Model confidence (mean pLDDT): 88 of 100. c-di-GMP-I riboswitch aptamer from Schnuerera ultunensis, 84 nucleotides, folded computationally. The source organism's lineage runs through Bacteria, Tissierellia, Tissierellales, Tepidimicrobiaceae and Schnuerera. The RNAcentral record of the sequence draws on Ribocentre.
[in-house]
RNA sequence: UUACGAAAAAGGCAAACCUAUUGAAAAAUAGGGACGCAAAGCCACGGGCCUACAGCUACUAAGCCAUGGCAGCCGGUUUCCGAA
Numbered sequence: 001u002u003a004c005g006a007a008a009a010a011g012g013c014a015a016a017c018c019u020a021u022u023g024a025a026a027a028a029u030a031g032g033g034a035c036g037c038a039a040a041g042c043c044a045c046g047g048g049c050c051u052a053c054a055g056c057u058a059c060u061a062a063g064c065c066a067u068g069g070c071a072g073c074c075g076g077u078u079u080c081c082g083a084a
Stems, first nucleotide, its partner, number of pairs: 004082002012037002017032006035072001041077003046074002048070003055064003
C1' cells in the first nucleotide's frame, strides 16, 4: 500500500412503526424509536428498482413515458481500528 474482518477502544448511522410538514405519487425532512450496519459516508452521468402529476395512445377499463425518487440492491469512490 492492497485485500480481509477476529477481539478490543473511540466514536458514528438508524429499519419497521408513530407524530408533524412537503409532495399527484413514489418518497423526503424534523422529532420520537432501534431492525440492523465497517462504509447504513458520498455519487442517481453505469445497471437495477419504485412512482406516473403533466404528456402520448385509448376514450370503458387501462397502457406507455422521468423531467420525480431509491445509495439500507449491485456498482463507483473516500474512509476509523488491526488479529489471522